[in-house]
RNA sequence: CCCUUAGAGUUUGAUCCUGGCUCAGAUUGAACGCUGGCGGCAUGCCUAACACAUGCAAGUCGAACGGCAGCACAGUAGAGCUUGCUCUAUGGGUGGCGAGUGGCGGACGGGUGAGUAAUGCAUCGGGACCUGCCCAGACGUGGGGGAUAACGUAGGGAAACUUACGCUAAUACCGCAUACGUCCUACGGGAGAAAGCGGGGGAUCAGUAAUGACCUCGCGCGGUUGGAUGGACCGAUGUUCGAUUAGCUUGUUGGUGGGGUAAUGGCCUACCAAGGCGACGAUCGAUAGCUGGUCUGAGAGGAUGAUCAGCCACACUGGGACUGAGACACGGCCCAGACUCCUACGGGAGGCAGCAGUGGGGAAUAUUGGACAAUGGGCGCAAGCCUGAUCCAGCAAUGCCGCGUGUGUGAAGAAGGCCUUCGGGUUGUAAAGCACUUUUAUCAGGAGCGAAAUCUGCAGGGCUAAUACCCAUGCAGUCUGACGGUACCUGAGGAAUAAGCACCGGCUAACUCCGUGCCAGCAGCCGCGGUAAUACGGAGGGUGCAAGCGUUAAUCGGAAUUACUGGGCGUAAAGCGUGCGUAGGCGGUUAGUUAAGUCUGCUGUGAAAGCCCCGGGCUCAACCUGGGAAUGGCAGUGGAUACUGGCUAGCUAGAGUGUGAUAGAGGAUGGUGGAAUUCCCGGUGUAGCGGUGAAAUGCGUAGAGAUCGGGAGGAACAUCAGUGGCGAAGGCGGCCAUCUGGAUCAACACUGACGCUGAGGCACGAAAGCGUGGGGAGCAAACAGGAUUAGAUACCCUGGUAGUCCACGCCGUAAACGAUGGAUGCUAGCCGUCGGCAAGCUUGCUUGUCGGUGGCGCAGCUAACGCAUUAAGCAUCCCGCCUGGGGAGUACGGCCGCAAGGUUAAAACUCAAAGGAAUUGACGGGGGCCCGCACAAGCGGUGGAGCAUGUGGUUUAAUUCGACGCAACGCGAAGAACCUUACCAGCUCUUGACAUGGCCGGACGGUUUCCAGAGAUGGAUUCCCCCUAGCAAUAGGCCGGUACACAGGUGCUGCAUGGCUGUCGUCAGCUCGUGUCGUGAGAUGUUGGGUUAAGUCCCGCAACGAGCGCAACCCUCGCCAUUAGUUGCCAGCAUUUAGUUGGGCACUCUAGUGGGACUGCCGGUGAUAAGCCGGAGGAAGGUGGGGAUGACGUCAAGUCAUCAUGGCCCUUACGGGCUGGGCUACACACGUGCUACAAUGGCGGUGACAAUGGGCAGCAACUCAGCAAUGGGAAGCUAAUCUCAAAAGGCCGUCUCAGUUCGGAUUGGGCUCUGCAACUCGAGCCCAUGAAGUCGGAAUCGCUAGUAAUCGUGGAUCAGCAUGCCACGGUGAAUACGUUCCCGGGCCUUGUACACACCGCCCGUCACACCAUGGGAGUUGGCUUUACCCGAAGACGGUGCGCUAACCCGAAAGGGAGGCAACCGGCCACGGUAAGGUCAGCGACUGGGGUGAAGUCGUAACAAGGUAACCAAGGG
Repeated sequence: CCCUUAGAGUUUGAUCCUGGCUCAGAUUGAACGCUGGCGGCAUGCCUAACACAUGCAAGUCGAACGGCAGCACAGUAGAGCUUGCUCUAUGGGUGGCGAGUGGCGGACGGGUGAGUAAUGCAUCGGGACCUGCCCAGACGUGGGGGAUAACGUAGGGAAACUUACGCUAAUACCGCAUACGUCCUACGGGAGAAAGCGGGGGAUCAGUAAUGACCUCGCGCGGUUGGAUGGACCGAUGUUCGAUUAGCUUGUUGGUGGGGUAAUGGCCUACCAAGGCGACGAUCGAUAGCUGGUCUGAGAGGAUGAUCAGCCACACUGGGACUGAGACACGGCCCAGACUCCUACGGGAGGCAGCAGUGGGGAAUAUUGGACAAUGGGCGCAAGCCUGAUCCAGCAAUGCCGCGUGUGUGAAGAAGGCCUUCGGGUUGUAAAGCACUUUUAUCAGGAGCGAAAUCUGCAGGGCUAAUACCCAUGCAGUCUGACGGUACCUGAGGAAUAAGCACCGGCUAACUCCGUGCCAGCAGCCGCGGUAAUACGGAGGGUGCAAGCGUUAAUCGGAAUUACUGGGCGUAAAGCGUGCGUAGGCGGUUAGUUAAGUCUGCUGUGAAAGCCCCGGGCUCAACCUGGGAAUGGCAGUGGAUACUGGCUAGCUAGAGUGUGAUAGAGGAUGGUGGAAUUCCCGGUGUAGCGGUGAAAUGCGUAGAGAUCGGGAGGAACAUCAGUGGCGAAGGCGGCCAUCUGGAUCAACACUGACGCUGAGGCACGAAAGCGUGGGGAGCAAACAGGAUUAGAUACCCUGGUAGUCCACGCCGUAAACGAUGGAUGCUAGCCGUCGGCAAGCUUGCUUGUCGGUGGCGCAGCUAACGCAUUAAGCAUCCCGCCUGGGGAGUACGGCCGCAAGGUUAAAACUCAAAGGAAUUGACGGGGGCCCGCACAAGCGGUGGAGCAUGUGGUUUAAUUCGACGCAACGCGAAGAACCUUACCAGCUCUUGACAUGGCCGGACGGUUUCCAGAGAUGGAUUCCCCCUAGCAAUAGGCCGGUACACAGGUGCUGCAUGGCUGUCGUCAGCUCGUGUCGUGAGAUGUUGGGUUAAGUCCCGCAACGAGCGCAACCCUCGCCAUUAGUUGCCAGCAUUUAGUUGGGCACUCUAGUGGGACUGCCGGUGAUAAGCCGGAGGAAGGUGGGGAUGACGUCAAGUCAUCAUGGCCCUUACGGGCUGGGCUACACACGUGCUACAAUGGCGGUGACAAUGGGCAGCAACUCAGCAAUGGGAAGCUAAUCUCAAAAGGCCGUCUCAGUUCGGAUUGGGCUCUGCAACUCGAGCCCAUGAAGUCGGAAUCGCUAGUAAUCGUGGAUCAGCAUGCCACGGUGAAUACGUUCCCGGGCCUUGUACACACCGCCCGUCACACCAUGGGAGUUGGCUUUACCCGAAGACGGUGCGCUAACCCGAAAGGGAGGCAACCGGCCACGGUAAGGUCAGCGACUGGGGUGAAGUCGUAACAAGGUAACCAAGGG
């Protein structure tokens, strides 16, 4: 300088936390789906290092050489003749050049990533090395020799190729000479080179000439020095995962001698020594080329290693060397192997991981293109040749960047689509229309960079004797473009050539309709879909991005979710059961020294590219390019010295030792004591004991139990005893003795950091268990029996074996817990207690202090709960451990163990949670307080009988529908013969029985009669006649016909709804505002102490107030007053059979208005309160009795069939009408009632008393008839007037306990009434009949006073029908000790794994299906180890019969040196045999695990979960 940190969804009823899963971002060598206009720049087999057809990818030099196969030209010869042209032959003389010899290059360039965890790479160093071509310096380049390809001749072979003989050249090969410097050396000396080729030249010389000698220039050659470049070797540091890989190593580690190499070195060899590596991770296994960089990220990091660049490795697989400066060599060689091809079967050939291309694999990756024009490389003096390096083009939206698909105007807001509340809205200025523009595409024309060199000429320089040659510079000229029909520019015409994809429930921008109906489907997570789906599918609309858009895969991020930056471990996952101690880590104080860490200056390096900054070039950008910065690093060097480290010397505060005291269930061993249990013996004594919820098993008349005495034996130690003590923990308890560990206190002395922690390691380690041997009283797994139970392998009981005890040896685990590792320091207090010491005084207290052990509590911490000097606070050091739940503390492997088992410790698969703390509810076979006819105390019932009625069930053509615990069942229904009626059968109508609208016609209609029919209905017929307004037209009313909109539906959904209702419950509760507390859900208020019927009131209180409920206000009954007296009443007066009448309104009564009751008064009690108890007065006394009145809410409670209503369904029918039937059925079960079972009664007779109500289609007095129901007459009454209209009770008589003089069912007969009609199917009356039933099992209901019980009366509905319902009065009790229990409810509290809230939740076996996995007789394959066998090619070593041009000896023959073949030896690839190790696949059968819809059995856990749970172990 630059850059710079975002969260969300999902566990719950809600909350906070922990914690996982998921999403939003960026990116990619991508792929797939849909779509697709252009250009620029990039990129393009990630899989089979699988196999490859075809072409090309490494040649070049004639200025090294002999040459001349092919081409061309001089020259020569000949022929034809058109006498300067053509043809033939010859021709290395020339240009050139196939093959060959020779030189340089094929070790570069290009490809790939198999192998490789280090022989690699990165960074920094080192010394014992080599280096062709290149640069620079000095020197040399003399003189000889022998061969051999090509070629020729003759052979072999199908081919590849090859044999023999002969000729020849060189910059090919070999000696000799020389040797500055080089190399070797025993320091005397010794060894070792070379090659020529081309251009030019004037004198002299040689030669017949060409030409050469000679001079000169250039290129070469040889030895050598230095440089540069490239390479080789060594070291340090860094470089993946696994310890369920812990030991590895024999050339191994080092030394000496030798060999080898360019060079160091066990690199190799002989000998000697016994070393070397490893928890700072050796060895082994798995995986992987490394880096610059790339992607992501705020960064630190994490992931990655395509393209570009550096290094490495490889070239069909394995081995090997040769040549060379360089290779153990991609397009070289040899051998072995696999594969492919050719073959005449004898034998040969090949290696695309070069560029294209093919097959194959795969989700997937391009043209068998052009050019050497540029850049670069090889060869060459050069021209030039070669170059799939490279530059270009082609294909692909694979990516990045840029451009376009038009612009302006345009409301009749067109049409169409979609929605609609039917008004409209939206698509939408969008389109059309009008006016413009022309980028891109198309066509045409023009036109640039990339090109500078080379070459030729000229000029002046250099070299030279030289104006030649050659070299460099300048000027001029000529030639060279694959791309390329290029970029770019201009013109033409015309909106013309160009928009899709995904999404729209939340996260996350964007909404409606239709279809579908837990189906089809969606889904990244949460989750949508079961008839009104913004979540599926389609459509309209919208949102986002755009030539792309989505999906999938992958990486980083978010994820502080491995935490270095930057997390945790009391209860969420997580402190080893405890100690001792090794390595390691950390470490008091003073001084000096050093300078390793640390800090700082400088130097070198950190390749380029990339990232970043500043510029520049393509119209911009991407892209390209110049410069800079950066590159956290490493190394070297100089300095600083506070801190850390090293060294030296000290100190005493840490730690330890000594001296003196103290407390203690600290440990071990040996003794010893009493109580108790049991057993044995004896005595007394008799029928039970024992045990339980209750029992039984068991013991006992063979004498138990009880009691007394004596004895035996084992185990454990009451009281003391204590949130007391000791110990590291486990743990330790009678008393005594011995041995022994630790701690504390006090005062001094001594040592002088000796300390803390502690991976591995070692030791200790409850109970149970195991082994051996003892012991065995009690207790007691297992086991047996008895109970309980549906069962009871349990809980309870009776017995009872291991075991519990001792000795020795194992085991090594516990909820081994303070669920809290150890050490040190610091940080308010108060109150207990244990062990010391000190001081004071009042001598048994107080104070101080040290060390333990507890309670409370501040700051602080914590998610909260809580912790709080004994920290979970503030800090330092060290160790252990955690990373979602399940699978699983399991499998496999290792270690330990006699076994049981322990320890270490996964994965596949599966879920979106699992979890902690706290909150509000609900619940508990938790607790406390309180209430209620809840129980109890009573009275009467139900359940048994008969009948009535409702329901279920069954039946039926139909038995219409609804209501189902309380809170359905005499309920809807205050009244089904028809109707009602909704059901069934048959008949019948279709704009309809009913409403509105259009058109046409008209009165319609009523009355009478007849016919068909079951009727609805149909047909015929008689008589009468239009209504209202208006002058009229016409309008309205009414009816018919007709067509269509529509009507109609008791059809479905009460789980789409309104309204209404039930219920908890007339229970006392339910909330709000503000404040306060809490991170929050929430709490407080509303809890507490009293009190009440009451959240009623009082007091207290971080609460203060308020609302809906409670109460009161309302109605009624009870007392009084007042007003008013008719139909009511009658005291007094008159009159009477009679309040009948006169009269009166006092009384009763009626119905208006008031009064009255408020704990107001007194006493007691209480807190002086609220209130409570008692009393007075009063008609009434503590809400006086009753009613109306029903908070927030609960039950998806009930009702679509009262009504209303969304949606769906039917439309000649699921609508309408009619007749008949059904709702009344009847083996049965239940609910609610009535009547009874009798004497508190029945029957007969006699004869009193009431209230509320009803009444004109009515109530009916009275009278007559009838036994009666009732009928015939009939007064009165539209009602305080008349009427319906009384019973139980009283009195008298009778019955005398029986199926009756009880009871009345049932049945027979005969009647009455209502009604169109009593058969199915009404009520009543009379006569006759006279059933069950003798007070009701288990169980269960109502009621607390004018109540229960009992007696009758009225009303609604209604033609008729009441044992039901709703009201009314008469007579008129008993009991309540009390709140233990049952039920329901309220408040507080507690536990909770429940929240659909206990009718909850939830565990395990079994059965079925699917999935992954362990074991498994074995079997198949990969990798690897050890031992042995075999031993190709090859280099090395030895021998070297045989063969042999150059050199040496020799006249020669021949010999020698050297070389070659051949043979031998060890090494060694492939291969083979045997035995292992390890990994993977398959595997009959088998083990557990996981997941699945409503399966089976039980009910283990959650509440005291009904036996508290859990941990460890045994049994089922």